[in-house]
Context: one part of a larger RNA
RNA sequence: GAGUAACGACAAGGGGGGUGAAAAACCUCCCCGCCGGAAGAUCAAGGUUUCCUGCGCAACGCUAAUCGGCGCAGGGUGAGUCGGCCCCUAAGGCGAGGGCGAAAGCCGUAGUCGAUGGGAAACGGGUUAAUAUUCCUGUACUUCUUCAUAAUGCGAUGGGGGGACGGAGAAGGCUAGGCCAGCGCGGCGAUGGUUGUCCGCGUUUAAGGCUGUAGGCUGGCUGCUUAGGUAAAUCCGGGCGGCUAAGGUCGAGAGCUGAUGACGAGUGCUGCUGAGAGGUAGCGCGAAGUGGUUAAUGCCAUGCUUCCAAGAAAAGCCUCUAAGCUUCAGUUAUGAAGGAACCGUACUGUAAACCGACACAGGUGAUCAGGUAGAGAAUACCAAGGCGCUU
Numbered sequence: 001g002a003g004u005a006a007c008g009a010c011a012a013g014g015g016g017g018g019u020g021a022a023a024a025a026c027c028u029c030c031c032c033g034c035c036g037g038a039a040g041a042u043c044a045a046g047g048u049u050u051c052c053u054g055c056g057c058a059a060c061g062c063u064a065a066u067c068g069g070c071g072c073a074g075g076g077u078g079a080g081u082c083g084g085c086c087c088c089u090a091a092g093g094c095g096a097g098g099g100c101g102a103a104a105g106c107c108g109u110a111g112u113c114g115a116u117g118g119g120a121a122a123c124g125g126g127u128u129a130a131u132a133u134u135c136c137u138g139u140a141c142u143u144c145u146u147c148a149u150a151a152u153g154c155g156a157u158g159g160g161g162g163g164a165c166g167g168a169g170a171a172g173g174c175u176a177g178g179c180c181a182g183c184g185c186g187g188c189g190a191u192g193g194u195u196g197u198c199c200g201c202g203u204u205u206a207a208g209g210c211u212g213u214a215g216g217c218u219g220g221c222u223g224c225u226u227a228g229g230u231a232a233a234u235c236c237g238g239g240c241g242g243c244u245a246a247g248g249u250c251g252a253g254a255g256c257u258g259a260u261g262a263c264g265a266g267u268g269c270u271g272c273u274g275a276g277a278g279g280u281a282g283c284g285c286g287a288a289g290u291g292g293u294u295a296a297u298g299c300c301a302u303g304c305u306u307c308c309a310a311g312a313a314a315a316g317c318c319u320c321u322a323a324g325c326u327u328c329a330g331u332u333a334u335g336a337a338g339g340a341a342c343c344g345u346a347c348u349g350u351a352a353a354c355c356g357a358c359a360c361a362g363g364u365g366a367u368c369a370g371g372u373a374g375a376g377a378a379u380a381c382c383a384a385g386g387c388g389c390u391u
Stems, first nucleotide, its partner, number of pairs: 013031006032388004040368004046348002050346001051075006060068002080141002082344003086119003092113003098107003122139005142340011153325002158320004166307004172300003177294005182203006188196001204262002208257003215250004219244008228236002263289001266285008308311001354363002370382004
């Protein structure tokens, strides 16, 4: 230079009360404003205690701070069903033998690993200062082991089926959700009006079980035979007959049940707070809980139609036999008893907690998608919810 520039988005603050040494910034109430395909909610990654409570304010916070993602202390993450682990494989990795190579090593068969994919099963309500599909409560489901009863050809690392898949498009049937009416409870206006075709709030309920609908796919049953499926086969595939017009399979949703339950506007008692109106916590009582309409990008649907560039694998699962075992073992059905370990679970997560040296106007995958207007996830204004961006 200079008490100058700056104090990091122009979304915006104002007032009452409280605490305190001190309050523009903390707490609380009232009003105002901003976002609302987000500046809300849920998950993945990453972070790793930042979560909650008490006590603090040196430093950190671009100012102050009684406040804090700061300091100190204590507390907090509860699972057969969510995710992992587990079973299975993809790209790719490793790789017994093996091939090659001065050496190191490179390649690679059988194998063995490897999810971003396939594979059993849970929902509703309640609860904590902080966890909940994990605790509690109610109602379910899956799988394994053992035993009992009954029946019985069982058996694989092998065969077959299945799992099993692309792009685009269109129509149909539904549901979530929305809206309207009805119903229930409450209200009647501090300023002209408001007993009315008025206003406010509520009208919510899952998985599972029973029942196979809209619709999709496929003819079905049976006898004989068989050069294929590396051996076998009653299985799959091929061939030849007979009978028959339905049978099978997949399948949203609705209905009944679950539920004489839960939830529920409101309201009673008690405590705290407030001058009061009221607010808040605990315990209790508890109304209505129906119909119509609209309607998804969600479900039926890995469906259907169509196109050419022709769109994973393996296991679980079903079935067939081989060796073998056949009063045993094994398998099937029903019932009973028991088991289901271990790891993750707090909090943040379009951000002040991740990546950017910072509490940085940058970057960061997926899911949800209310109202009015609108073709619309554009845009504008709002709801739930969250904020007013630390001078």
The part of an RNA shown here (large-subunit ribosomal RNA, domain III) has 391 nucleotides and comes from Haliea salexigens DSM 19537. It matches the Rfam family "Bacterial large subunit ribosomal RNA".